[in-house]
RNA sequence: GGCCCCAUCGUCUAGUGGUUAGGACAGCGGGUUUUCAGUCCGUCAACCGGGGUUCGAAUCCCCGUGGGGUCA
Numbered sequence: 001g002g003c004c005c006c007a008u009c010g011u012c013u014a015g016u017g018g019u020u021a022g023g024a025c026a027g028c029g030g031g032u033u034u035u036c037a038g039u040c041c042g043u044c045a046a047c048c049g050g051g052g053u054u055c056g057a058a059u060c061c062c063c064g065u066g067g068g069g070u071c072a
Base pairs, nucleotide, nucleotide: 001071002070003069004068005067006066007065010025011024012023013022018055027043028042029041030040031039032038048064049063050062051061052060
């Protein structure tokens, strides 16, 4: 340098055009417990950036950024 794949809450992950953007763990508050742990309830929190297509984009297209693989 060429080609391919990936990027979503703090972490892991689901979502292949119309969802309230969901789940687990973590954090925070509370119940239970003598306390802790565990458990139950609640809560917090996300679509890598820009542009395009579309009535409508996390989702499709283009450019960029970052990461990974492969060839040289």